Two RNAs folded together computationally: RNase P RNA and transfer RNA, 432 nucleotides in total.
[in-house]
Order: sequence, then C1' cells, then structure tokens
RNA sequence: CCGGCCAGGCAAUCGCUGCGCAGCUGCGCGGAGGAAAGUCCGGGCUCCAUCGGACAGGGCGCCAGGUAACGCCUGGGGGGCGCGAGCCCACGGAAAGUGCCACAGAAAAUAUACCGCCGCACGGUUCGGUCACGAGCUGCGCGGUAAGGGUGAAAAGGUGCGGUAAGAGCGCACCGCGCGACCGGUAACGGAUCGCGGCACGGCAAACCCCGCCCGGAGCAAGACCAAAUAGGGGAGUACGCGGAUCAAAUCCGCACCGCCGGUCCCGAGCGGACUCCCGGGUAGGUUGCUAGAAGCGGCCGGUGACGGUCGCUCCAGAUGAAUGAUUGCCCCAGACAGAACCCGGCUUAUGGCUGG
RNA sequence: AGCGGGAUGGGGCAGCCAGGAGUGCCCGCCGGGCUCAUAACCCGGAGGUCAAAGGUUCAAAUCCUUUUCCCGCUA
Repeated sequence: CCGGCCAGGCAAUCGCUGCGCAGCUGCGCGGAGGAAAGUCCGGGCUCCAUCGGACAGGGCGCCAGGUAACGCCUGGGGGGCGCGAGCCCACGGAAAGUGCCACAGAAAAUAUACCGCCGCACGGUUCGGUCACGAGCUGCGCGGUAAGGGUGAAAAGGUGCGGUAAGAGCGCACCGCGCGACCGGUAACGGAUCGCGGCACGGCAAACCCCGCCCGGAGCAAGACCAAAUAGGGGAGUACGCGGAUCAAAUCCGCACCGCCGGUCCCGAGCGGACUCCCGGGUAGGUUGCUAGAAGCGGCCGGUGACGGUCGCUCCAGAUGAAUGAUUGCCCCAGACAGAACCCGGCUUAUGGCUGG
Repeated sequence: AGCGGGAUGGGGCAGCCAGGAGUGCCCGCCGGGCUCAUAACCCGGAGGUCAAAGGUUCAAAUCCUUUUCCCGCUA
C1' cells in the first nucleotide's frame, strides 16, 4: 500500500415479539448490520388518459465486457507519480467558434526587441604605416537578427553539423509532431516498418461551448379494501349549440367548447364531459401492501476477471407510541462504530480486533 | 418523505455569478489629536489558516467532489 474474516461465547431464571399447534397457568421454530448510517446513484413494485416527437433542462464521457440497470464493477489501452514493489486519473474535442492567462517581462497567440550580436555612415581618441589604409576603445543614427542572456508556471520543438556579416528549419541527420499506407489487435491503441511534409506557434473545456450516448412523473405517508363520520356546503370553466341516423326521445356519429399528472402559449395522435379545477369541512380507525426474493449456502463446469450455467440444500425480522431487555456464573483476543420500517444492486462515510500478499 | 439556502477578523454583513496573492464596510478594542472634562468628530494601528479535507489550475474565499454543523419550504 492492497485484500480477507470476525463483530463476544456458553449456561440458568424471568421478561418482549412474529408464525404454527393448542385452548387457563402453555409447547415448538425464529427475531437487527457490515455498514441497518448519508439519502449520493440505479432499479423492482404501485398509481397517473394518456402516448409519440421537438425544444429546454439534467447525467455520463478511452476501449471491450459484466449486470435487471447504473454515475457501479472487471479486464485492457493511454497518461502521471515513485529507485522499486506499486499507486492515481471527472481519460471525447483546442483544426467549429468565442473567452481567459494577473504581477513580472520587450512581448502571452498569426503575440516581441530590454540587454546583447552583426553591417553601414558620422564624430572623438590610441596604435601601426611614406601615403592609401588597417586594428582597438567610445558616442550617436539607420538597417538586419531572434541563436545567447534576463522575466515568468509557460516565450515560435530538442541535440549535433553545415551555412551566414551576424543569426534563424535557412539546409541536413536523428529525435519529436502532422498526414497517409502496411502489419498486429474485436477495439481503444501499438509498430527499432515505409513514404510525404519544415511543421496548423502554448496552456486552460472541474471556461462558455461542440460531439456522442442516456433520462415521463410521483412515490409504501405509493396504492387497494372495509367500517365510520361530515356540509354533497361555496366558487370558476364548460356541454345538452349545429348537422346527420332514428316515428320521437334516450342513444350513436361528426364539428364546436372545456379539461387531460408533474418544464414549454410547441407539433401529431388519442381520451373524458353532468365532467374538470379551486376553497372549506369530516374521518384520520382496521385489514392489506409486508416479505419466497434479479434470495442465501454448497459442489461441479466455463471464463484472465467481474460474472454466468447447472445440480442439490434452506426459509433466515416484519414492528406500527414502534419487539431482543434484566440478573447470576464461567470463558475470553475484553467487543469499537452503532438499531430494520416496501425490497434489492452499488458508492460514500464511521469504526475495534485477527490475518494474507 | 421530497426540495432549497447558508458558514468570511471579537460581533453583524459584502466579496463568489465572470479565479489574480485576505479586498473590505459598520460596531467594538488600543494609541494619539481636539476639549476645563466626557461624548461626538479627526488620524493611525492591532486583530482572518474565508466550517473541514481533497482535487483542477501557474494561481481558489470564488470552480468541482466528499464530510460536519445551522436555517427554511412543501406534504
């Protein structure tokens, strides 16, 4: 650093609770966690006249698998850190566009000349020289330069050679980078292979954004049933309008009008209409949902692995003002963090002991 | 059960959206000035790991993730 296991045990007495059998004082079987926590994700299930699409909003972001599904897990690729064993990664795109890079520095992105280097002209001065002229130092102007130095987190790819007045991919070799081919790999990618190019001049997308994929809503206090009670009270929007069928009405069809469940004054389809919505009042009792499940354990097979297949065994909490507590004795590695409320798969956080690499 | 907001000197609050070296305001505290003296007023000063940890970035109070605490809304 990465994993695995356990989470006090045994006995007695009394007490609590679910189910089954009995029917007074009972008997049998069972009774909190690895996180039950946080409520961060994904679902199962229930309900909703709504369903499909568009826009908005949100989530994820290398590739391939696993899974009911996921933002999870497994393996691989790439990058970073470390001497190493190993560890970490919110890992698509900067050539679609826009934006930011403070201070310092000459200049921070089709971005520069502060110091410096080189050339030319003029002036001063020294030395050499018969002269012409040459060399050194220095002041200033003009032109060239981005190699060297400085600033900074980052400054027009790196090293070497050539070339130049001095320099510069200016040219060349190698490395790096971009594009293409070929080979390997399911792929991400890789290749001491080949070819072309002096090369789109840096970073930031946990900047706006672009690209790809995914996403109805509410939630067990969801819902269903029974019983009881109250005020069928008040308000708003409609419809019985038109046309047709029918002897006529009811009814049926079409149009119109109103409403349609969780962002939109959007599009299409469909549905309901003595209905839709709002305010106020009553009941807030009982049963159910409620635990047999994407379940657990073991063997074998397949797979690098997550996991899958198959065979066998087991039923392991269902409370509802909220169930497991008290006493005694012994053992002991002396027990920390901490109690289910519809149920699972993950993540995160809290924590004692033993143990493997 | 579902959904929002907040934490910054001793105290009350800005700053966060759009990142530049704790920028501040008021009250309080200390010192000085003014005044016969106090208050008011003026000048100056001290006092801050921005709730905690980690990450992105050259740079984080600010952006992202997790943890802790506090406040509010609906049913």